Two RNAs folded together computationally: RNase P RNA and transfer RNA, 472 nucleotides in total. It holds a member of the Rfam family "Bacterial RNase P class A". Gene Ontology terms of the family: dimeric ribonuclease P complex, tRNA processing and ribonuclease P activity. Rfam classes the family as a ribozyme. Rfam's curators write: Ribonuclease P (RNase P) is a ubiquitous endoribonuclease, found in archaea, bacteria and eukarya as well as chloroplasts and mitochondria. Its mean pLDDT, the model's own confidence on a scale to 100, is 75.
[in-house]
Formats: sequence, C1' cells, structure tokens
RNA sequence: GAGCUGGCCGGGCGGCCGCGCCGUGUCAUGGACUCAUGGUGCGGCGAGGAAGGUCCGGGCUCCGCAGGGCAGGGCGGUCGGUAACGCCGACCCGGGGUGACCCGCGGGAAAGUGCCACAGAAAACAGACCGCCUCCGGCCUGGUCCGGAGGUAAGGGUGAAACGGUGGUGUAAGAGACCACCAGCGCCGCAGGUGACUGCGGCGGCUUGGUAAACCCCGCCCGGAGCAAGGUCAAGAGGGGGACGUGCCCUAGCGGGCGCGUUUCCUGCGCGAGCGUUCGAGGGCGGCCCGCCCGAGCUCGCGGGUAGACCGCACGAGGCUGCCAGCAAUGGCAGUCCCAGAUGGAUGGCCGCCGGCCCGCGCGAGCGGGUGCACAGAACCCGGCCUACAGGCCAGCUC
RNA sequence: GCCGGAGUAGCUCAGCUGGUAGAGCAGCUGAUUUGUAAUCAGCUGGUCGGGGGUUCGAUUCCCUUCUCCGGCU
Repeated sequence: GAGCUGGCCGGGCGGCCGCGCCGUGUCAUGGACUCAUGGUGCGGCGAGGAAGGUCCGGGCUCCGCAGGGCAGGGCGGUCGGUAACGCCGACCCGGGGUGACCCGCGGGAAAGUGCCACAGAAAACAGACCGCCUCCGGCCUGGUCCGGAGGUAAGGGUGAAACGGUGGUGUAAGAGACCACCAGCGCCGCAGGUGACUGCGGCGGCUUGGUAAACCCCGCCCGGAGCAAGGUCAAGAGGGGGACGUGCCCUAGCGGGCGCGUUUCCUGCGCGAGCGUUCGAGGGCGGCCCGCCCGAGCUCGCGGGUAGACCGCACGAGGCUGCCAGCAAUGGCAGUCCCAGAUGGAUGGCCGCCGGCCCGCGCGAGCGGGUGCACAGAACCCGGCCUACAGGCCAGCUC
Repeated sequence: GCCGGAGUAGCUCAGCUGGUAGAGCAGCUGAUUUGUAAUCAGCUGGUCGGGGGUUCGAUUCCCUUCUCCGGCU
C1' cells in the first nucleotide's frame, strides 16, 4: 500500500415549552368516599439495531389436551447447541482465491418412470453422414472413378452432453480384443476418528451420461386457528354508547370533564317454514376413511344489528458485571438492576455550545458559509433469518 | 395487527407437466373512397416487476425483494 474476518457505536451536553404511562400528595365534582373523573405539585420511566418484511420456530389462548391409517406440507453431510427451528457453532466433502479466507437447498440417478429442444448419422441395454478397410461387379489392361455387399467408433464434423485417458501389442482397417501406467466405480481387510470421512493394501467387471429447486424412494418432523386469540363487567325500579340543549368546573385559547334534560341506538335479536329428542336431528376432532365423543336442538328464508369499558398487557427462554466448563455456538453459578405500554395510537418542538457532513479560501495550522444530520419508528411477548442504513471506532490476520 | 391474491406489448388478457412469447383493441404504412369512417393486406412494439440460484437452457422451478389489490365481529 492492497485486502480478509470478527465485534461495537450509530450523535454528546445544557436551557425553555409540551405529550404518554406509573407512583405519591393535594383540590374540585359525584346519593358511590380504601372508589371514579378532572385540575394541579413532586418523583420515576419513555423506541431500534433493525422496532421493518411477516420468511421460519416457540411461549400464551381457545377449539374435545390433540387417537390410528391414508393423503398433504416441510427438512436433508456429520457431531453438537437450543424451549424449538428451515437458526447457530465446530468439523468433513466439493468448488474458488497466491493467501488471510469465502461459497455450497450437501441423502438416493448400478429401485422404477419421465425429460434432454435446435443442430447432428446417432441423445441412452446407442449410432455408419464423411472417412478407413475387405470382397464383388462395371468403365478400355492398370491407376483413378462409379455402383453394390459387408467390417470398423481410431480420425472429421454437430452439440451443454457422443459411452474412460495416454502409449503399445494386435489387425485388412479397427476395437479393453489384450498389456502397462493414470483417473474413476464397487466390494473386502487393516489403521485413525464419537461420526461424516481419511490413509494404506488387495480383489473385481474393464467404465456405469445429466436432471430429484421433475415424479418418486429413504430417514426425520408437523392437529387447527390466531391477542380482531380468549375472558369479565351482565344486572330489568336496569346498564352503556351517540347527537342536541343546558348548569358547574379546568384551560390564555382551541378544547375537555362532570351533572341534568330530550331523543335515538346497543346490550338476553325478531318472524315464518321444515326436520328431530334414545328407532336420536345435528355437531366436533383442518381434508378422506375408521374410531371416539358431545348431544336437544338444528337447517333454510326474510328483516334488524355489528355500541362501550376492563383484564389478557409488561418479571421475561430479561438486561448488566464477574468467575467457571467448552475450540466455539452455548451452558452453569454468584452479585446486581427493573427497563415504553398507547388504542386514532405518547416518545415531540425551539435555542445555545461541541461533534459530523458539504462548499469556498489558504502551502499549512486554520478561517468563513451552509446543513438538524443514515435507515427508520414499538402495539401480546420472545429466539432467529432476510432486507435498508450517512458516518465512525476497536481487535485479529493475510499478501 | 392478522390472513390471502396479482404483476407478461401503450391498454385488457392468454401462455406455467422448462426448449428463443402470442390474441384483441390501439399505433404506423398501403389499398379502397371525391374525402373521412368502416373494411382488407402488411408492419412496428416485450429488461415477462427487480436481484440471485438450480439446469445445457427459466415467463414457467426455488429463494429473496419491490409495487398494487382484497378480506377480518
């Protein structure tokens, strides 16, 4: 100087105003008083490495705690990690790179089936277009040439792919027909390794195309739906929502809260027909068959409706620090901390200084100006993967 | 928030057991007509939403991503 790998940060400090939640004090209102709502004071907390895409896996909840077979879906080197995974780590094998290192949906194609366009003679228990060789016939004897019968995969050409490679023996020409070496396949033995696999030796037929992100075979795994899951308030002198009017309270204002009144809507829907109550309608276990269970209501048509609050819901496979085990992923132990919880959805705005970034000037230290400054924003919660990302820091390694 | 579907010519759609992508309308040229429309003949026009992989070869198979649309008691 050029690179490779891993980890981390992703603005900092201060002031003013504001928002959401929790705790606590106080005031007001309410026939409710250890309660609710509103105002206000103080204290605490308040986005991320991806909160994103919703691609996997789990927790949790309900469906009957999840039965057997088929079908369907997923995964796929080995060993480990984990709650689990299609994730992660280490190793093996193959490929790439001088190297650090990187990439691989990486079981089976000598179980079976399918496909391999165009070109080419031939595309899968092969195949004679040119060529080479032998024989026969013809042309005027020979040669050349022409025609026919046959042999031949060494050579040419086509293609992504042409049925091991090189050399020799052999032959009319040739050919694993035979031989030597090499590559590759299968089997056996020994050694190493938990294993994938590796090394060495021997034997065999002389050689077996590709494709399973085509059907399929082998091994392993999978019940379905999803917090809009699900539950509670729930009660008839009732309860709740909306609109309008009005009184009081809070606010600078916009606006908001409580009470009362009127009206309307919702909450235990309404009407009709048919079938059925042990000789059982109907339903459930994602699909089918079986098997099992529930069972007094069910099906169809028409009409109406589809309001609210609370719980679920913030202590969790949790974070940080240290030690130990392990190559690592990860696990164990001890200490310590509590860290968003909205429901039209808070986490914001302004200012100052520093730090970035851009532009200009200057040899340079620096000076001046501009710019709020990457990707993006929780919504039941976790573990991963993938994708987006201005700029910056640290460590190890290679050439 | 959860679940599902679709991207192919200017527009609407075919093509999906892998083999160089078509139809209708639109556009252009010519014929017909005095001229226009209609009609007839011919032509043009494609990153198959983007990227990567499997394969000799991908619109089709697989992964990822972007955009759009629909449903929910």